Overview
The prediction has a mean pLDDT of 82. This is a predicted structure of a 517-nucleotide part of an RNA (small-subunit ribosomal RNA, 5' domain) from an uncultured Nitrospiraceae bacterium. The RNAcentral record of the full RNA draws on ENA and SILVA.
Context: one part of a larger RNA
This record gives sequence, structure tokens and C1' cells, in this order.
RNA sequence: AACGAACGCUGGCGGCGUGCCUAACACAUGCAAGUCGAACGAAGACUAUGGAAAAAGCUUGCUUUUUCUAUAGGACUGAGUGGCGGACGGGUGAGUAACACGUAGGGAACCUGCCCUUGAGAGGGGGAUAGCCCGGGAAACCCGGAUUAAUACCGCAUAAGCUCACGGACUGGAAUGUUUGUGAGAAAAGGAGCAAUCCGCUUGAGGAUGGUCCUGCGUCCUAUCAGCUUGUUGGUGAGGUAACGGCUCACCAAGGCUAAGACGGGUAGCCGGUCUGAGAGGAUGAACGGCCACACUGGAACUGAGACACGGUCCAGACUCCUACGGGAGGCAGCAGUGGGGAAUUUUGCGCAAUGGGCGAAAGCCUGACGCAGCGACGCCGCGUGGAGGACGAAGGCCUUUGGGUUGUAAACUCCUUUAGUAGGGGAAGAAGCCUUCGGGUGCGGUACCCUAAGAAUAAGCCACGGCUAACUCCGUGCCAGCAGCCGCGGUAAGACGGAGGUGGCGAGCGUUGUUC
Repeated sequence: AACGAACGCUGGCGGCGUGCCUAACACAUGCAAGUCGAACGAAGACUAUGGAAAAAGCUUGCUUUUUCUAUAGGACUGAGUGGCGGACGGGUGAGUAACACGUAGGGAACCUGCCCUUGAGAGGGGGAUAGCCCGGGAAACCCGGAUUAAUACCGCAUAAGCUCACGGACUGGAAUGUUUGUGAGAAAAGGAGCAAUCCGCUUGAGGAUGGUCCUGCGUCCUAUCAGCUUGUUGGUGAGGUAACGGCUCACCAAGGCUAAGACGGGUAGCCGGUCUGAGAGGAUGAACGGCCACACUGGAACUGAGACACGGUCCAGACUCCUACGGGAGGCAGCAGUGGGGAAUUUUGCGCAAUGGGCGAAAGCCUGACGCAGCGACGCCGCGUGGAGGACGAAGGCCUUUGGGUUGUAAACUCCUUUAGUAGGGGAAGAAGCCUUCGGGUGCGGUACCCUAAGAAUAAGCCACGGCUAACUCCGUGCCAGCAGCCGCGGUAAGACGGAGGUGGCGAGCGUUGUUC
């Protein structure tokens, strides 16, 4: 000097930040990922119209209400099929000493939904199934039967500059590159609108973005770890992958690493940065940003452009819960919150108004991301707790050589001011947009800010005073009680203990402890 700090005493306001460093311990409750009716069929409700029945009213053939039924409607609802998104965003640091990260290059070995540019195409058919109903079960859920739609699913047709196979040409040291020939193969879906048209669909090419893989260099301690290795090192072939590769396998060879530290053990997420320091360096990796890893523990794959998937699936395990004992359910290292651990770390708040994200043609819906508010002097910064005058100097306290000194212009008193706070009135920018009944409305928020009013009113402590080190006396105590960072104080006048007065330092803080330089 610094801190994600803690502890003691004290505590007025505001702005901006920041807040489980320990048990990657266990979690009650709520919320954190949905959306699309302009992909689809049905159901319910509503509205309108028609019909039937009943009731009531009375003007006795009309009106109203209710129920049933049919048709139509679209700005309704919750399930279901289908699409896109749940691989982002958010959390944590357990593991990892590694191509994990950083940096600099490479790939003649790769993938990429949505997005941008551009070419071609979309013909004609088919069979199911969920929902619903019946049945079983305490439930979770399950079996069977009937029926139905699609942008769900499946054949057929067509199709290249796509894929595969076999050839030719060009560049080149080498073809896996470029180009070209023949053959074979693979596609589609519609929706909205009166329409124009718009949104989609299939298959290519190019781009962008994102990602996978390989490599040079760098990255803690330990030799009281000295040898390690059998898919091990290399080759041939095959399989597998988006792709190279012992990635896997068969066969062959016997290699490969190591004192420039292999192998083993310990510790640890890495970096931009942060702290310190004149620098070199040392320490560190909270918050913010990039990358990685993980999601109760271990394992596995499915779907998909993308996962081996925090709020998906399956298996095993530990734990918790429900049960009708047959069987089931769960995973806060998301936001709050609870218990526990600990010296120690917050509200079960408000809002989608802004920014961003998902879905949608849009309106919009969802969004504990985010924006705000709340709590904590935890940190930094700013402001205030009044200003001027006021005595050879009140009272009180303390000291005293008893003369006085000091507290001390301090107070009282006089004049003045009103920041912050309080009260009243006005009242935003951020809002472009969106909604609207055209008045207006939209989070923070009646907040910031502005104006006015009264009144010094509501606001000071903490540590030290032997030397280092700035600041001294009295009383008490008597090697006791105690102090202490080091030196050291205390055994009857203690400037070092305890109290008081005074003084010094800092100030809404001041000290102590811990840690780093």
C1' cells in the first nucleotide's frame, strides 16, 4: 500500500460498485423454456341464424327465458399430432499438470440449423396414427379395440453443376486439386389473402457465423519417485468417423519415452487482468470478459445442424419422499429461500418499460437473462453535523509553589445562513418503439431534479500519548492486578498497569486480527 475480509467500539445522508472465500453438504415452497390456430384434425365454450319442447307475461298470438338440436363464424380455451427452440442464456470450480489454457502458425483430412447472395425444381399416389371412447391400476402409467387429419410417414415419376463407380485431359516432383465423358442412385408441402402477392418446401453453388481435429513454443512443487511402456512405437490392409490418426481390429517388425527429469506422488481450472513494487520481480486469478470442465455419484447411448445433453432418456449406486405393499417419484454448482458447516456473506421483492434471447407473417406470448428496487459503512468517492462576533477569560472539572495556570472563543450571549434531513407544490430524460376508448398509458417512480416554508434546529466517534512515534500530569495499585509489535514496564511518589483531566492522530469512521507485496 492492498483486500470478496472478519472482530471490537461507534454510526447522519447520497452516488457508484460489491456480498458463501467454508460443506461440488442436504434441500420444504414458488418461479427460472417455451412458442406457433397463417402446418393439422377433433372437442368444449361463446356469438349469430333456423327448428323443436317447456315455463312465464299478457294485448290470446305475440314477446321473453330455459333446455335440446342443426348450420355458420372467428378476435376464445386447454389437451393432442406436427414444426422450431429446449446444445443459447444462467450457475459452479469438483476434476484436470493436459494441446486444458495462452500465443503463433498449418490442414492437399472436415462439419455447419437459422442468416446473406445465386441456380434449378415442387408431377401423381398410398397406408397409418395420437387425440376421443371402452378396459386394467391407489398412483405413475399401461394393454387391447374402433375412428380421423396434416408442412407427420411411405412408394412411384422427374432431376443436375449433388452422391457413387469407371475412364480422359490440365497444373504439379507427386493428385486427393481443376475440368470433362459414360453409367448408376437419391427430392419436395403446403399455408395466408378476393387478388396482387407474401411466408414456407426440395436440391445445388458461394459466403458469413459457429465448431471439430493436428502442430511449434510457453505454463507449479517433489529425485526421500529412476527407470517407464505391449495398442505400447512403426508398417500393410480393413473397419469406423464430418474428418486425419492404433481411433478400433487382423497380420508383420521391435520399437517408443527418459537426467534438457520419463514414470510416479502432491497441489491447481487457464488467461485478459488484479495487488504490490522505481523497475526487475513477487503474489494472485473475487467481481467484468475469453476459453475449458462439470450438473446427486458412476456408466451409456438416442434424437438432432449441433449434446453424449443442469431444469431429456436408459442402467447401476447412495440418499429422500409417496404407497392401497403390487409398485412408483425426485435431483437448487438457475433466482429467491431453509437447515447445516463457519470468524463470515443479502429479499421466499417488482417489471418485461429498456437491452438481449426463443417462437410467431404479425399482434403477441415466454424470459429469476436483464433492468430495477430491498438488506449490509463491505469498498471507493462526495456532502453534512453550522458560520461570524464574543472576557485579562463565567460556572464546573483538572492541576497548583495557593499567587495562579489550564480546559478556552470553547460555552453563554448577539447577528447570520439553511446544504443534507423534515413538510408542501411541481416533476423528468431514458421511449425509438408498442398499446390506445385518441383523453392517454407503459418498469424504476410521484424517484432524480426544481421551487417554497420553518428552524441551529435532527447528526461524533475511535485509537494513542516510555523509545521507535505526534501527544503529560494527578490519583489508585504495589513484581499484585495488569500491559506488551520489539526493546521492555509493575517490588510505595509508575509520563509504560487502572481511572481522571489535558494533549496528539484520524474522522462516519477508528482500532485489532488475518493474508499478499